[in-house]
The part of an RNA shown here (small-subunit ribosomal RNA, 5' domain) has 541 nucleotides and comes from an uncultured bacterium.
Context: one part of a larger RNA
Formats: sequence, structure tokens, C1' cells
RNA sequence: GAAUCACGCUGGCGGCGUGCCUCAGACAUGCAAGUCGAACGCGAAAGUCCCCUUCGGGGGGCGAGUAGAGUGGCGCACGGGUGAGUAACACGUAGGUAAUCUACCUUCGGAUGGGGAAUAACCCCGAGAAAUCGGGGCUAAUACCGCAUAAUGCAGCGGCACCUAAUGGUGACAGUUGUUAAAGCGGGGGAUCGAAAGACCUCGCGUCUGAAGAGGAGCCUGCGGCGGAUUAGCUAGUUGGUGGGGUAACGGCCCACCAAGGCGACGAUGCGUAGCUGGUCUGAGAGGAUGAUCAGCCACACUGGGACUGAGACACGGCCCAGACUCCUACGGGAGGCAGCAGCCAGGAAUCUUGGGCAAUGGGCGCAAGCCUGACCCAGCAACACCGUGUGGGCGAUGAAGGCCUUCGGGUCGUAAAGCCCUGUUGAUAGGGACGAAGGGCGAAGGGUUAAUAGCCCCUAGCCUGACGGUACCUUUCGAGGAAGCCCCGGCUAACUACGUGCCAGCAGCCGCGGUAAUACGUAGGGGGCGAGCGUUGUCC
Repeated sequence: GAAUCACGCUGGCGGCGUGCCUCAGACAUGCAAGUCGAACGCGAAAGUCCCCUUCGGGGGGCGAGUAGAGUGGCGCACGGGUGAGUAACACGUAGGUAAUCUACCUUCGGAUGGGGAAUAACCCCGAGAAAUCGGGGCUAAUACCGCAUAAUGCAGCGGCACCUAAUGGUGACAGUUGUUAAAGCGGGGGAUCGAAAGACCUCGCGUCUGAAGAGGAGCCUGCGGCGGAUUAGCUAGUUGGUGGGGUAACGGCCCACCAAGGCGACGAUGCGUAGCUGGUCUGAGAGGAUGAUCAGCCACACUGGGACUGAGACACGGCCCAGACUCCUACGGGAGGCAGCAGCCAGGAAUCUUGGGCAAUGGGCGCAAGCCUGACCCAGCAACACCGUGUGGGCGAUGAAGGCCUUCGGGUCGUAAAGCCCUGUUGAUAGGGACGAAGGGCGAAGGGUUAAUAGCCCCUAGCCUGACGGUACCUUUCGAGGAAGCCCCGGCUAACUACGUGCCAGCAGCCGCGGUAAUACGUAGGGGGCGAGCGUUGUCC
């Protein structure tokens, strides 16, 4: 000098930031991932009105195609947390991928024909304490399955050109053979057809296929960054080859066979420690230390293992198995995972509210309206850190009273107080009152698309949208009123006297003080330093 600090004494306000470093210990409760009816089939109740009634009740309308669960799509692999493990291509940096993948988005091209069989929901029956499960029957789709068509896709064959160290790659030959796809939904409409639905036209959203882009991801390589040799040898899928399997993809990644290799004092192997980086602290620098907050990457999600789905996971709030722990149980069997936000217990020197809001930014879904969002934006608590600001200003000497010291003359606290005159930062009072709001919705006129004055899209006046918050800020009134402490005074080191104590009680960072005049202990007066802080311990330079 610094801090994710802690402790002691003290404590006015504001701004901004930060806040479990220990037990990757265990967790009550609530919330943290949903959304789409413009993919699809079902479809309540309360209440209220009317009718009938054997007065028990029954039927109908509205409620409402609402609530709701289900099929289906997209999302749930993002965002948020933590640092256990990891000394490793984990990270950083520079490259490679001619060895690769990529949902949504953008651009460009082509297509979207015609059929089929189921199943959940629902109804019925059954098993179970529950969790949940079984059987039968019905039904829809952008769910599922054939068929058709298709190339600049894929695969095989053929030759050509170019590139590459090489396996090989790129390009054209629309060469030839084979093979592979789709789904609809919504708004509107003049003529024609039709009984209608609709055909048809048009607009929007989708679907399939191909090419490219952007962003993302996988894999490979050079170099770089801990300790100790009181760790010296390590290695059998081990090192390489051939052939296969597997993967989006290269590869002992896996397997069969063959060879006997591979690494190591330029530190292998084993052990200990550790997430890495941009950065941060310190330092003139070189360096040393460190990796909180913020940002990038990695790893993990009770412990260990595994795959499924999917463009993407071997998946924190998904599944299966095993284990430990907790809970429910009718003892047969089940349920759970805060290293998400709050909060509780424990541990500890020590670390916050079971708050408000989606108004903004961002994310998911949706044509949209919108819904969801403990991401986020705010508020709360803590002097934990930094910054700002106040606790008043001017005048005021019989230098008051009082304290302390005294050589008893006086000295000092000290312009300090009182007193007089002011000011109003802050505080209190009363009133006004934001920026953050951009968009989006409704929308007269106008423009575009179109056969169209529908519809849809664009644009414009106007109206509506703020958690923070009646906050910031501004103005009025009141009135010095409510706001100073902590450490030190022997030398280092800035600041001295008195009394008490008497090697006691005590102090102390080092040297050292204290045994009867202690500037070193305790108290007081005075003084020095810093100041809403001041000291102390530990840590780093």
C1' cells in the first nucleotide's frame, strides 16, 4: 500500500459497489420453464333464468366451446449456481479440419399429388392403502405408415481438368444406373361451377427438398503457465501395422490377427497441491502474489454407473440401475435431491429479505393480443469498501465561572464558552413532481398488394402503458436547533505535567519500562494524529 476481511470502542446523511473465503454438510415452506385453440379430438362446475314435479328430484337456456386434462409442435442442452474433481489439448495463444455436424434465422432455386391403418383423451370393467397399473370399446390431427413424382441430393460405374506430401479432394461432363420427400392452418372474395361444403382466385403463416451465409459446436496440432528426486525407472491396448466395427468425423476409440515396440535426468512414472484466462494487488521497473465481484472457457449437479429422446445432453429443477441418507405406508410397496432465489439447522472469527415488478433490457412460445421468466430491473439489511457532504459562520477579553498546574506572583484550557449578528447544506413542515417510454394496442385520411372500395401490410394526428415512487428533483415555512469519536504522547515517532502505585498491579511492535519523586503502569489536565470513523489481529506485495 491492499482487502469478499474479522474483532473492540464509536456512529449524521447521500451516491455507487460488494456481502458463506468454513461443511461440494443436511434441508421445512414458497417460487425459479413454459407456451401455442391460427396443428387436433373432447369438454365441465358453481351461479343464474325458465319449464315439469310423486317435492326426493328431472329437463332446457346462459355461464361456455370458457375452465380443464389429453394428442401434437417448439422450448426445456439457453438463462441461473458452484469449484468438488482436473497438472489435462482443461485453459491461454497461434493454426489445421482436403477428417466433420449444425434446430431456429437470412438469401437463392424447386416442390407441396393421391391414399391407408391406428391411438390417447372419453366410456365401461378390474387391481392397489397409495404411487400407479391392466383389459375391452369409440375418435381426430401439422401424430404414424405405404404409394406417386424429383435433382444441382445420396450411392455405384465411366473417362476429363485442376489441386494436394499423401489416403485423397474440388470442378465440370445436366454422362449413365439405382435410390430418397412433403401437411396443412388462418383471413378475404367479384365472375363461373356447385344444393351446400367447397372448387377457383388472392394474402399470410407453415411443410418438403437442394445450394449458400451467419452464428454455434466437435476433433487435431505447435508453443506457454505449480512443488519436491528423501518419487528413477514406467508401460500389455501398452507402441506400430493389416483388416474390420463404430462415430457427424480422424484415430487402439473398440475388436481379430501380426510385429516388439513406446516414454524417461530436456525429469517419465508415482506423490502432493490447484479449476484456467482476461484481469486484480503490489512494485520505478523487472518481478512477486493472487484468480471475490464483471467477462471468456472448462468441470460438476446427493455418491457411482448407464443409456433414451433430440439438430444439440449422456441432460441441476428428465429417465433407469446400484449405494448412503430423509420421508410416507394398510408392511405388499412407494416418494425425494436448494452447488437456482429467498429462508432454516449445522460449522465458523465471519457473510443479508421466506420483499416488489415484468415498467425497462434479454430469453422461451405464439400470426398477434399475450402468457411465462427469483435472468433481470428495483427495494430491504450490513460504515463491508470507495466517493461526496454535514455536525455551523462572523464578531466577541472584566481573558468570566470551573478544571489542571504553580516558584502562589501567576500560567493554561481560551475566542474556546456566554453574549450579539447571520446562514440554511442537512433535518423537520407544506405543496408541485420526473427522466428512464422505445415499442405495442385502438386508429379518420393516404400509399402498396390484388379482379377487388374485402382482407393483409406500411405510414400519420390522437388515446392507452412505470415495480422503483409521491422516490429523485424544485419551491415554501421553521430553526443552530437533531448530528464526534477513536488511538497515541520513553526512542524509533508528531505529542508532558500532576497524582496514585512501589519488580506489585500492570505495559510492550523492537529496544525495553515498574524494587518511593515512573514524560514507558492507572487516572486527570494538557498535547499530537486521523476523523464517521479510529485502533487491533491475521493475510499478500